[in-house]
Molecule: c-di-GMP-I-GGC riboswitch aptamer
Organism: Gammaproteobacteria bacterium
């Protein structure tokens, strides 16, 4: 440099219980599906929510990111370990 079948170390879905949000849904605790970038970044494309704000319309239905997702995928950015090559 590559690689992750070994160790030592991280991380921490679902659920559950506080806190904040309209909501997706984050945060903290507990918890461990899983993960070699589950370290960080909404740049691209996807999803996903819809206060505000517009149409219909009359209590409903629809548009709409400036909101949310890095544990959807691309991209970009920094790194920890070393058993075997």
């Nucleotide at each position: 440099u590559a690689u992750g079948c070994a160790a030592g170390g991280g991380c921490a879905a679902a659920c559950c219980c506080g806190c904040c949000g309209c909501a997706a849904g984050g945060c903290g605790g507990g918890g461990a599906c899983g993960c070699a970038a589950a370290g960080c970044c909404a740049c691209c494309g996807g999803u996903c929510u819809g206060c505000a704000g517009g149409a219909g319309a009359u209590g409903c239905u629809c548009c709409c990111a400036u909101g949310a997702u890095a544990g959807c995928g691309g991209g970009g950015u920094u790194g920890c370990c070393a058993a075997a090559a």